[in-house]
Context: one part of a larger RNA
Molecule: small-subunit ribosomal RNA, central domain
Organism: Candidatus Martarchaeota archaeon
C1' cells in the first nucleotide's frame, strides 16, 4: 500500500495451453442499465457562516436564516460513450488452396570412422605416463604391424552472431507417422479475439524405482607423486552414472539475467536466411547476378530514453490491454504448519532479536554507561572416530 518500480540497483513465473476474470474492430436501428439533467421527498441534533439578543466584554449560552450533509428514493427527459438485443461489413483472428524452407517430433529400418576386446599371423624388448617421475603393462610375449570377428556408445570435415523449435533443445542416411512457421492468392467464416488468477502440460543435467546393457569417459574409492600438509590440481587404476525400456522427481546465470499482445515513430545503413515479384546473363540449370515487398536473425546508429553502462523499428523511445513480482541489510528461502514426493528433497514462506548475576575501568560512597564472564533461554536425535 497512495505510489514508484521489474537488463545491471529488490523485483519477469522456466516454457505453453486454456477456465473464471478483466479488456476489445467498422456501419446502422432499437432498449436506455451505467451516464447526465431536472422536479419532488427524504438527508436528526450538534458543529460552520450572517446577522439579532443575554451573562460588565470577550469566550460561552441562545434565535433566526442560510450553508453543509459529498447520499438515498420516486418520477420526468437526453442518447455522444459504456452496456443489452438486432441487422449488417472485412482492415482483427480463422479456414482452405499453390509452390518452396527446415538439426521441429516420434517410431523403425540401415551406414561410418574411431575404440575396447578376442582369435590367428609377424616380430622379440621394453611400453604408458609426466615439468621430472613413479605406481601401472610386458618373457604365461607387452608397445608395434597385418587380417578376421565381436561389443557398445558417437555421428569428424559440410557447419555458418547459418536453420527450426513454446522454451527445455535439436545435426550420419532412408521411410512411414505426426506438428509449426514464413511467403503468395484473396476462394469461405465474420469479431469468432488479446491477456489469463486457479488449473492443466511439456521441462537440461543431475537425482530416485525396476529390468538391461556396458566400448569409451568418469563422481565416490584405492594407489602413485606434489606438498609444511594435499581428504586437491598431475599421473594409473576404477564403482555409480552416462546408454536402451517404463515409471518418478520439477528443479539451473532454466539469460535477451529484459512477461504477452497490438499500433506508431520519413533516420537510416551493412549483412545474412526463407519465400515472392521484377529486371538481366549464358554454361538452360532444382544455375547465377542486381532491385523492391514480406517474415526471421546479426552488426552499427539518428531522434528519444536511460545515474550510466548502453538501449535504440527484434526499444530499455511514445502509448493501449491483461497478468506475475519488489518495498533497507541479516536471519532465511530458515523455523513451523499446509500441499506434493519412495526418497533426495520441491513449493508455499514468517518470528523473536531479551533477562538475571557477578567482576573491572574505580576511587571514601553511590549511580550512570562502557568492557568481560557466567547461568538462563535450551533440549533431542544420528552418524564416525577415541576410550
Nucleotide at each position: 500500500u497512495u505510489g514508484g518500480g521489474c537488463u545491471u540497483a529488490a523485483a519477469g513465473c522456466g516454457c505453453u495451453c486454456g477456465u473464471a476474470g478483466c479488456u476489445g474492430g467498422c456501419c446502422a436501428g432499437u432498449a436506455c442499465c451505467g451516464u447526465c439533467u431536472u422536479a419532488c421527498g427524504u438527508g436528526a441534533a450538534a458543529u460552520a457562516u450572517u446577522g439579532g439578543c443575554g451573562c460588565u466584554c470577550a469566550a460561552c449560552g441562545u434565535c433566526a436564516a442560510u450553508g453543509c450533509g459529498u447520499g438515498c428514493g420516486u418520477g420526468a427527459g437526453a442518447u455522444a460513450c459504456c452496456u443489452a438485443c438486432u441487422g449488417g461489413c472485412u482492415a482483427g483472428g480463422g479456414a482452405g488452396c499453390g509452390g518452396g524452407a527446415g538439426a521441429g517430433g516420434u517410431u523403425a529400418g540401415g551406414a561410418g570412422u574411431a575404440c575396447u576386446u578376442a582369435u590367428a599371423g609377424g616380430g622379440g624388448a621394453g611400453g604408458g605416463g609426466u615439468a621430472a617421475a613413479a605406481u601401472c603393462c610386458u618373457g604365461u610375449a607387452a608397445u608395434c604391424c597385418u587380417a578376421u570377428a565381436a561389443g557398445g556408445a558417437c555421428u569428424a570435415a559440410c557447419g555458418g552472431u547459418g536453420g527450426c523449435g513454446a522454451a527445455g533443445g535439436c545435426g550420419c542416411c532412408u521411410a512411414a507417422c505426426c506438428a509449426g512457421a514464413a511467403c503468395g492468392c484473396a476462394u469461405c467464416c465474420g469479431a469468432c479475439a488479446g491477456u489469463g488468477a486457479g488449473g492443466a502440460g511439456c521441462g537440461a543435467a543431475g537425482g530416485c524405482u525396476a529390468g538391461g546393457a556396458g566400448a569409451a569417459c568418469g563422481a565416490a574409492u584405492c594407489g602413485g607423486a606434489u606438498c609444511a600438509g594435499a581428504u586437491a590440481c598431475c599421473c594409473g587404476a576404477g564403482u555409480a552414472g552416462c546408454c536402451c525400456u517404463a515409471g518418478c522427481a520439477g528443479u539451473a546465470a532454466a539469460u535477451u539475467a529484459u512477461g504477452c499482445a497490438g499500433a506508431c515513430u520519413c533516420u537510416g545503413g551493412u549483412g545474412u536466411u526463407g519465400c515472392a515479384a521484377g529486371c538481366g546473363u549464358c554454361a538452360u540449370g532444382a544455375a547465377u547476378g542486381c532491385u523492391u515487398g514480406c517474415a526471421g536473425u546479426a552488426c552499427c546508429g539518428u531522434a528519444g530514453c536511460g545515474u550510466a553502462a548502453g538501449u535504440g523499428u527484434u526499444a530499455a523511445g511514445u502509448c493501449u490491454g491483461c497478468c506475475g513480482c519488489c518495498u533497507g541489510g541479516g536471519g532465511a528461502g530458515u523455523a513451523c504448519g499446509g500441499c506434493c514426493g519412495c526418497a533426495a528433497g520441491g513449493u508455499u514462506g514468517a518470528a523473536u532479536u531479551a533477562g538475571c548475576a557477578g567482576a573491572g575501568u574505580a576511587u571514601a560512597u553511590a549511580a550512570a554507561a562502557c568492557u568481560u564472564u557466567g547461568c538462563u533461554g535450551c533440549a533431542a536425535c544420528a552418524u564416525a572416530c577415541u576410550u